c-di-GMP-I riboswitch aptamer from a soil metagenome, 75 nucleotides, folded computationally. Model confidence (mean pLDDT): 83 of 100.

[in-house]
This record gives sequence, structure tokens and C1' cells, in this order.
RNA sequence: GCAAACCCGUCGUGAGGCGGGGACGCAAAGCCACCGGCCCGAGGUCGCACGCACACUCGGGUAGCGGGGUUGCCA
Repeated sequence: GCAAACCCGUCGUGAGGCGGGGACGCAAAGCCACCGGCCCGAGGUCGCACGCACACUCGGGUAGCGGGGUUGCCA
């Protein structure tokens, strides 16, 4: 310096985001969705009596899950 959980307000179908309060932690807990993971939504296919779940596909989120890229304070 930043700001977790939680609370209030607000946006979103949702994951989650933003603002205020608040500190669990962080030497990049600054920024970036390129790779992997996890989370949300939708679709069709398969199995199935239906439903439901898994895999697949597409869209979205998470940078405080890890890798990578990039910038950087004091000493």
C1' cells in the first nucleotide's frame, strides 16, 4: 500500500461485479482470461419410462486457485 469473511446499498437469471463499512491475510492480494483448474448459464446429443446426472459444445465468471505475460515501492 492492498483488502478476506461478514453487514448495508446497487447491477446481474446466476456465478459474480461495483460503492460504503470492516480486516482474514498478501512483497506484487498492481494489471492482463494465453494455458490448466474451479464456478455459473444455455443448447443439442447419448443413457433413461420420466426426471436427473455425466461427458460434449457455446457463452459468462474467478487474477485472493496455479502457471504464464507485463509494470513496479523501500532496502

RNAcentral holds the sequence, with entries from MGnify. It matches the Rfam family "c-di-GMP-I riboswitch aptamer". Rfam's curators write: GEMM was predicted in a large-scale screen for bacterial structured RNA regulatory elements. Gene Ontology term of the family: cyclic-di-GMP binding.